[in-house]
Order: sequence, then C1' cells, then structure tokens
RNA sequence: ACCCGAUAAGAGCACACCCGCCGCGAGGCGGGGCCGCAAAGCCUGGAGUCUCCGAGGGAGACCGUCCGGCUACCGAA
Repeated sequence: ACCCGAUAAGAGCACACCCGCCGCGAGGCGGGGCCGCAAAGCCUGGAGUCUCCGAGGGAGACCGUCCGGCUACCGAA
C1' cells in the first nucleotide's frame, strides 16, 4: 500500500414516527427521534420500485433497493 472487518478505540450518519416548510405527487429540507449502518459518504452509469402527464410515449423521485464507479477514519485476526 492492497485485501479484510474485531465484544478494539475515537468518531460519524440517522429507519420508522412527530412538528414546520416546499412540491400536483413520488418525495425533499430543517428540528426532534434512534431501527439500524464498516462507507447508511458522494455519483442516476446499469437495473428495480414509485409518482405525474396530454399515457404509443414523455417528465420526475428513491444512493437506507441492488449492482457498479469515486473517495475515506482505525488497525486485531
């Protein structure tokens, strides 16, 4: 350095739900909350699911659905 991920250490994020705001909607943002996560960090490249429309088709949402790409703390076996 790479692979790997431990009853290690110090950190991190924040499901559902509630409140407020934005959006036709899926959903997003902020606060609370904490199911979990070794990338639950980032990217719609491939799929998948979901929403809207004038529904052959078009436009969107989800990276905590999976695959993939890029980057990253620590250091036992």
Predicted 3D model of a 77-nucleotide RNA (c-di-GMP-I riboswitch aptamer) from a Gemmatimonadaceae bacterium.